[in-house]
A computed fold for a 328-nucleotide part of an RNA from a marine sediment metagenome, annotated as large-subunit ribosomal RNA, domain IV. It matches the Rfam family "Bacterial large subunit ribosomal RNA". Gene Ontology terms of the family: ribosome and structural constituent of ribosome.

Context: one part of a larger RNA
RNA sequence: AUCCGUCCAGGGAAUUCGGCAAAUUGGCCCCGUAUCUUCGGUAGAAGGGGUGCCUACUGCCCUGACUCAGUCAGGACCAGUAGGUCGCAGUGACAAGGGGGGUCCGACUGUUUAACAAAAACGUAGGGGAGCGCCAAGCAGAAAUGCUUUGUACGCUUCCUGAGGCCUGCCCAGUGCCAGUGUGUUAAACCCGGGUUCAACCGGGUGAAGCCCUGGUAAACGGCGGCGGUAACUCUGACCGUCUUAAGGUAGCGUAAUCCCUUGCCGGUUAAUUGCCGGCCUGCAUCAAUGGCUUAACGAGAUCCCCACUGUCCCGGACGGAUGCCUA
Numbered sequence: 001a002u003c004c005g006u007c008c009a010g011g012g013a014a015u016u017c018g019g020c021a022a023a024u025u026g027g028c029c030c031c032g033u034a035u036c037u038u039c040g041g042u043a044g045a046a047g048g049g050g051u052g053c054c055u056a057c058u059g060c061c062c063u064g065a066c067u068c069a070g071u072c073a074g075g076a077c078c079a080g081u082a083g084g085u086c087g088c089a090g091u092g093a094c095a096a097g098g099g100g101g102g103u104c105c106g107a108c109u110g111u112u113u114a115a116c117a118a119a120a121a122c123g124u125a126g127g128g129g130a131g132c133g134c135c136a137a138g139c140a141g142a143a144a145u146g147c148u149u150u151g152u153a154c155g156c157u158u159c160c161u162g163a164g165g166c167c168u169g170c171c172c173a174g175u176g177c178c179a180g181u182g183u184g185u186u187a188a189a190c191c192c193g194g195g196u197u198c199a200a201c202c203g204g205g206u207g208a209a210g211c212c213c214u215g216g217u218a219a220a221c222g223g224c225g226g227c228g229g230u231a232a233c234u235c236u237g238a239c240c241g242u243c244u245u246a247a248g249g250u251a252g253c254g255u256a257a258u259c260c261c262u263u264g265c266c267g268g269u270u271a272a273u274u275g276c277c278g279g280c281c282u283g284c285a286u287c288a289a290u291g292g293c294u295u296a297a298c299g300a301g302a303u304c305c306c307c308a309c310u311g312u313c314c315c316g317g318a319c320g321g322a323u324g325c326c327u328a
Base pairs, nucleotide, nucleotide: 001323002322003321004320005319006318007317008316010314011313014312019309027051028050029049030048031047036041038163052085053084054083055082056081057080058079059078061075062074063073064072065071066070086090098307099306100305101304102303103302104301105299106298110122111121126161127160128159129158130157131156132155138147139146140145164294165293166292167291169224170223171222174221175220176217177216178215179214180213182212184211185210189206190205191204192203193202194201225243226242227241228240229239252286253283264280265279266278267277268276269275
C1' cells in the first nucleotide's frame, strides 16, 4: 500500500444514476392484524409481549400393586400454574425474514442467451382460425418405407392470441386464400388443309391448369380522411355544406415502455422535484386476438415514496488478519 474483517461520538442517505454495499429484522410461543379480493388469499400483513435456571404442583398418558367407578407407588412427551434465583444480556454461541405504500409490464408455478442479458423475452392453461373421413391431412426420404398411430374429428397437424372479468367496431378496393363459371386467352398432343421426292414450314380446329371473369372471406396480410360555416358576451360546435375513400378509428385508454413541441397544463408529494402519483386531452405518430381496457394473487422484473436502520456520506479514526514492497 492493497485485500479481508471488527468497532465508532454527533448527525442519519446529506452519498450515489440508484440505499450499490453494509446495517436493521430474525427461531419458537401468545396476543393482534388494514386495504383489496377471483372469498382461496393478501398474512409471518403491520404492531406488541414472552423466552434462562431451581423448587413445588396441575392436566393428559404409561407401568405396577391393592381393599379396583377408586387409591397408592414409579415414570416419559407435551401443555400449564405458583414461588424463588442470577446476569448488562436467557432462540445468551451457531443457525436465523427489514417492513409498508403507489404505478408499469407479464396472469400465475415454469423456461432461456453453458462462459457479459433471467427479462416486460419464450412457454402456459384458456380463446379463435385453417387443413384432414383414414391407403386422411402433415412431416422425413430419390424410392422402398417410416413417424404422427397399432391413434380416428371429444382426434391429429398447423397458424394466431395468451388466466379471469368487460369486450372485440367499420372496410373485401389492393394482396392472399376459398368457391364458382365459360362467350376470352392458352403448352404439348391430336385432327384438317396447304407445302415438301420425304421433311422442315404455313394456316385452321380441338384443347387442362393458370390468367381473365363472377362471388365469398379480416380472431387472413392489412387499412380505418380533408376543407369551410354555424348557438342572444366570449369560447366551443350538437348542426350544416362541400371534396373524397374500400372504409374514414367505434368502445376503451391516453404527454403513455407510445407525445416531437415537452421540464405540456392543473393538483398532490418536497424547503426546493426534467421524478413519481392523480386529473386534463391540442393522440407529431393510441386503439380493439398484429388483441383493447381492467384485474386479486404472484415476480432475484422496471420505477417513485415512507418508516426503521446504518461509516453510503459529513470525515475520518482505531484495532485484528493476509499478501506485496522497503529497511535492518